Predicted 3D model of a 107-nucleotide RNA (SAM riboswitch aptamer (S box leader)) from Pedobacter hartonius.
It matches the Rfam family "SAM riboswitch aptamer (S box leader)". From the family's description: The SAM riboswitch is found upstream of a number of genes which code for proteins involved in methionine or cysteine biosynthesis in Gram-positive bacteria.
The sequence was found by an Rfam model in a public genome assembly.
The source organism's lineage runs through Bacteria, Pseudomonadati, Bacteroidota, Sphingobacteriaceae and Pedobacter.

C1' cells in the first nucleotide's frame, strides 16, 4: 500500500505555540482572529484488540457480562447533507450500495 470481515443517527475537555484555513473529493450547507488546521501537555468518550474477572462451552464456530492496566481511535454538526441504483407521490421519504473514517486479520 493492497485484501477480507465489523462498526459508523449515541459519546467526549481545557490550555500553550502558531497564524488562515478547515469539514476526504465534487456540489451545497457550515465552522473559523470571540483563532481554522498543525505541533505539545493534561483531561475525558468509547470498548475495535490485547491482559483480567464472571458466565457459557461434546468437538469446532458463533455468541455475554464486569472492569479500563496496556495498543490504536476518538474528543462540531447522523460519515453534516447529496453523488450510484431500486421502490415511491417526477420533489419529499425509505432501502441497498459506491466512498471515507476506525480496528483487527492477512499479504
Nucleotide at each position: 500500500g493492497a485484501c477480507u470481515u465489523a462498526u459508523c443517527c449515541a459519546g467526549a475537555a481545557a490550555g500553550a505555540c502558531u497564524g488562515a484555513g478547515g469539514g476526504a473529493a465534487a456540489g451545497g450547507c457550515c465552522c473559523u482572529g470571540u483563532g481554522a488546521a498543525g505541533u505539545c501537555u493534561u483531561g475525558g468518550c468509547a470498548a475495535c484488540c490485547u491482559a483480567u474477572a464472571c458466565a457459557a462451552c461434546c468437538u469446532g464456530a458463533a455468541g455475554g457480562u464486569a472492569a479500563a492496566a496496556g495498543g490504536u481511535g476518538c474528543u462540531a454538526a447522523u460519515u453534516c447533507c447529496u453523488u450510484u441504483c431500486c421502490a415511491u407521490a417526477u420533489g419529499a421519504u425509505g432501502g441497498a450500495g459506491a466512498a471515507g473514517a476506525u480496528a483487527a486479520g492477512u499479504u